[in-house]
Molecule: transfer RNA
Organism: Ignavibacteria bacterium
RNA sequence: GCGAGCAUAGCUUAGUAGGCAGAGCGUCAGAUUGUGGCUCUGAAGGUCACGGGUUCGAUCCCCGUUGCUCGCCCCA
Numbered sequence: 001g002c003g004a005g006c007a008u009a010g011c012u013u014a015g016u017a018g019g020c021a022g023a024g025c026g027u028c029a030g031a032u033u034g035u036g037g038c039u040c041u042g043a044a045g046g047u048c049a050c051g052g053g054u055u056c057g058a059u060c061c062c063c064g065u066u067g068c069u070c071g072c073c074c075c076a
Base pairs, nucleotide, nucleotide: 001072002071003070004069005068006067007066010025011024012023013022019056027043028042029041030040031039049065050064051063052062053061
């Protein structure tokens, strides 16, 4: 350089043939306990990587960019 894949909550990740963004762990509060842990209840936490396009409507489709991973090619 060429090609392919991936990017969603603090971490690991699910998701939909376009119409309300979810789970586990973690965090915070409460219950339980003499305290802690375990267990239970509740809450907070999201620019769905970034920019643009299509559409009544985009996390999802199209184009570009960035980062990561893999393969191929070139040089050494």